Overview: Transfer RNA from a Syntrophomonadaceae bacterium, 75 nucleotides, folded computationally. It matches the Rfam family "tRNA". Its family is annotated with triplet codon-amino acid adaptor activity in the Gene Ontology. Rfam classes the family as a transfer RNA. The sequence was found in a public genome assembly.
């Protein structure tokens, strides 16, 4: 400096134009002689950031960030 891949809940991860989920964790209660086990329920998101396209964007376009590989340059 090129290309390409990844960015979504605390962590791991689905969802690819039409209500943002899921397991793990955290919380409350029940159950137990008692528990990290079992059920039950709550909570918990600028969807990296700026724009643009749409009637509507997590999802498509375009910068730009940050991570991860390749690849080229200087020294």
């Nucleotide at each position: 400096g090129c290309u390409g891949a990844u960015g979504u809940a605390g962590c791991u991860c689905a969802g690819c134009g039409g209500u943002a989920g899921a397991g793990c964790a955290g919380c409350u209660c029940a159950c137990u002689c008692g528990u990290a086990a079992u059920g039950a329920g709550c909570a918990g998101g600028u969807c990296g950031u700026c724009g643009g396209u749409u009637c509507g964007a997590a999802u498509c376009c375009g910068a730009c960030c940050a991570u991860c590989a390749g690849c080229u340059c200087c020294a």